A computed fold for a 695-nucleotide part of an RNA from a Phycisphaerae bacterium, annotated as large-subunit ribosomal RNA, domain II. The RNAcentral record of the full RNA draws on ENA. Lineage of the source: Bacteria > Pseudomonadati > Planctomycetota > Phycisphaerae. The prediction has a mean pLDDT of 85.
Context: one part of a larger RNA
RNA sequence: GCCGGCGAGUUACCGUUUGCGGCAAGGUUAACCCCUUCAGGGGGGAAGCCAUAGCGAAAGCGAGUCUUAAUAGGGCGAAAAUAGUCGCAGGUGGUAGACGCGAAACCAAGUGAUCUACCCAUGGCCAGGUUGAGUCCGCCGUAAAAGGCGGAGGAGGACCGAACUCACUAACGUUGAAAAGUUAGGGGAUGAGCUGUGGGGAGGAGUAAAAGUCUAAUCAAACUUGGAGAUAUCUCGUUCUCUUCGAAAUAGCUUUUGGGCUAGCCUCGAGAGACUACUUUACGGGGGUAGAGCUACUGAAUGGGGAUAGGGAGCCACCAGCUUACCUGCCCCAACCAAACUCCGAAUACCGUAAAGCUUAUCUCGGGAGUCAGUCUGCGGGGGAUAACCUCCGUGGUCAAAAGGGAAACAACCCAGACCGCCAGCUAAGGUCCCGGAGUUUUGCUGAGUUCAUAAGGAAGUUGAAUUGCCGUGACAGCCAGGAUGUUGGCUUAGAAGCAGCCACCAUUUAAAAAGUGCGUAAUAGCUUACUGGCCAAGCAGUUUGGCGCCGAUAAUGCACGGGAAUAAGCAAAACACCGAAGCUGCGGGUUUUUGAACAGGUUCGCCUGUUCAGGAGCGGUAGGAGAGCGUUGCUGUCAGCAUAGAAGCCGUACGGAAACGAGCGGUGGAGCGGCAGCAAGUGAUUAUGCCGGC
Repeated sequence: GCCGGCGAGUUACCGUUUGCGGCAAGGUUAACCCCUUCAGGGGGGAAGCCAUAGCGAAAGCGAGUCUUAAUAGGGCGAAAAUAGUCGCAGGUGGUAGACGCGAAACCAAGUGAUCUACCCAUGGCCAGGUUGAGUCCGCCGUAAAAGGCGGAGGAGGACCGAACUCACUAACGUUGAAAAGUUAGGGGAUGAGCUGUGGGGAGGAGUAAAAGUCUAAUCAAACUUGGAGAUAUCUCGUUCUCUUCGAAAUAGCUUUUGGGCUAGCCUCGAGAGACUACUUUACGGGGGUAGAGCUACUGAAUGGGGAUAGGGAGCCACCAGCUUACCUGCCCCAACCAAACUCCGAAUACCGUAAAGCUUAUCUCGGGAGUCAGUCUGCGGGGGAUAACCUCCGUGGUCAAAAGGGAAACAACCCAGACCGCCAGCUAAGGUCCCGGAGUUUUGCUGAGUUCAUAAGGAAGUUGAAUUGCCGUGACAGCCAGGAUGUUGGCUUAGAAGCAGCCACCAUUUAAAAAGUGCGUAAUAGCUUACUGGCCAAGCAGUUUGGCGCCGAUAAUGCACGGGAAUAAGCAAAACACCGAAGCUGCGGGUUUUUGAACAGGUUCGCCUGUUCAGGAGCGGUAGGAGAGCGUUGCUGUCAGCAUAGAAGCCGUACGGAAACGAGCGGUGGAGCGGCAGCAAGUGAUUAUGCCGGC
C1' cells in the first nucleotide's frame, strides 16, 4: 500500500411537543398480596401523583385575592363555560462518559540508586624511561655568615610514554555491525587518579566541582496502578435509497471576536382569515441628498478699478496737505470653492388614500434547525496614494449552494436556472475563410498587420466639415530681368561702407527697390530676400474641428488575434439570412401539489379517508427541516410454506424495479431456509496519520 473483518446519536430516569389508543370531571396505580394453563398471563392493592380555583412571601382568605388607611386605583385570576389523565411510538431538552477516537496535565498509593550522580566501609591497579627540591656529608670561602664546588638522597595535583582511563579532531556509519559505534590521530597516566565488592539516601524528593545534569535507552519533576470513559469553546471521522422545501455568513449582548445566547433568515404542523402582503397607475405628504448657488449666511479664495476709511512709510513740517510695487477694511466689475456652508433644490426611496392586477405569497401560535470567517462584480461613499485579487459601509446581482452556452483556457463577467427520454424544431449571449456549426450584399474609412496592450506630448499621414484671405485687371510655385541714387546716414570704432553695437529711419529717380531679410568680408567686395516687370497658366494660402491611422513603445528561453492565416477574413453604417444552450416548443414517460368528476369505506350528515381518470401549476441545490421506502440479525403469528428428487453460502448469467435492491436458470456446496403481517435492534463504511489479520 491493497484486500478482508471490526469500527461512532445508545441506554436509564425526568420534562416538553406531535401522532395513535383507553377512560373522562376525572385519569392512574407503586411497593406488596393472591390465583395460575408459568406466560409479554389473570385478579386485588387509592397510599401517592396529575387535573377539577385562584391570589398572597406567609398567616390566610376564596370567585376572588394581593397591595393599602381605603369599599380608590392597579397586579394576577374567575365568567359565557372549561379537558384532563394513563399507556405506546416519533421529535427534542435536562441529568448521567451521552455520537466516536485523541491531549499536555492534576491527585493518591506504591516500585525503583544491578544504569547513572554523590557519600561511607573494605580491597585491587599504575611497563619502562627522565628531571633531580628541601635535607645531610666533605672541601673551598668568611671575623662569623652568606656563597661556591663535589657527593649522598629521592620531593613533585613534575616530564616522556604502555596497561588503564577519557572523548579534542576528521572520515566512515546514519532502514548502522552498534537506539551513540568503528578507524586514524588526541588528553590524563602517583593523582581532586582509575577500579572491584558491600552499604546509604527517592519523586516537589534525592544527588549535583552546577550542565536543569543524573535518578534503569524515560527527567523543568521517574515509573506502575488507581481517581478515569479527567476535561478538550479544538482537529479528524460519523456507514443504505428516493421524494419535497430550502438558508446564513447580519443586529444586540458577551474576559467577546475561529465560542455562545436572543432576534433575523429555513422547515413542519395548527389557526386566523381581514384588500393581510406584493406589483402597477393616479392622487396626497414630509425631506434637504445629487445638482446648483453664494452682496442669501459661515468660512475659503484670484485679478482689476475706486474722487473710499483706518494704520504704517516717505515728503513737508506753521497750518493744510501730497505720494505709496506696504497692511487691514468698505464699495464696484469679472471669475470661483466647501462632508461638518445654504437664498434654492430634484430623480429615486419612504408613508398614506383609491382603483386594477396577483391569489395566501401576509399574520398568529407551537415542534425542529442550521447560520454569526463570506466572495467578486455594477452603482453611491469613508480610509489608502480618486494604489492593491486592499480595507470599511450602503444598495442590486452572481458564486457560495448552479450544472448548460459564450469570454482560447478562467467560482464571482455576458446569456440562461438541468424531473427523465428523443438520430425533432425555434432562439439568447456570442458568432458565420480553415481548424469549427453557420454569410452574403451595399456604401465609406484604414495601409499601420492598425486590427491583435498604454499616456502626456509630437508631426504638411490621410479623409470629411466649417471659416478667413488672394486670384483671368493673371493668384501660388518655378524660370528670365531689375533690385538704383543722396550715402560709406550720424555716432562709436584701428576699421563699422544695409548687415559688432547705439540713435534716427528721411529724401530722390522710379515699373519697383528697406538708411535693409539672411549668408559673407579685417573692412570693402560678393551671393540673397523684401519689392517690381516679363513668361506661364488655374486655383492658391491660412485657421478651427470630426473619422481612421503614425511616433512616443526598452528585459531578461520565443509568445500582446487561441492557431493557421487574412488588405479583408480589419474598422464604421445598413439590409436580409443562418449557426448557436440542459433556455423555449413538439412527442412520450415519472413524480409532487391543486381543481373537477366517478367509485369504495366511514360519518356527529357539516364532511373525512382511499383508489382511478381529466385539466392546471411545479420538480438545480450545500448547512438544515419534512416525508416515503430498501436491506441485515433475532423474536411472535401464519403459509398444516420450501428443502438430501439438494437448504444457506459461493461462482456465472442477456430478467424485473425510479433507487436502496429482488427473482429465474446452470454449476459448486452438503443441511438448513424463506414469503406475508407485526415486534425488537450490538442494523448498512472508500476515508477517523482508525483497530486486528492476511498478502